Transfer RNA from a bacterium, 72 nucleotides, folded computationally.
RNA sequence: GGCGGCUUAGCCAAGUGGUAAGGCAGGAGUCUGCAAAACUCCGAUUCUCCGGUUCGAAUCCGGAAGCCGCCU
Numbered sequence: 001g002g003c004g005g006c007u008u009a010g011c012c013a014a015g016u017g018g019u020a021a022g023g024c025a026g027g028a029g030u031c032u033g034c035a036a037a038a039c040u041c042c043g044a045u046u047c048u049c050c051g052g053u054u055c056g057a058a059u060c061c062g063g064a065a066g067c068c069g070c071c072u
Stems, first nucleotide, its partner, number of pairs: 001071007010024003018055001026042005048064005
């Protein structure tokens, strides 16, 4: 230098045009003499960023950034 993949909460991770699942961690509560365990509730109004398409974009298109891999 060329090609490809990935980027969603503190961490892992689903979603494939129509209100963004779930788990772990965290916070609050119930329970308990105190705790642990168990159970209930709480979280993304900017899905890496910029622009475009669309009535509507995490999702499609173009560009940029970061990480990973292959080729040279």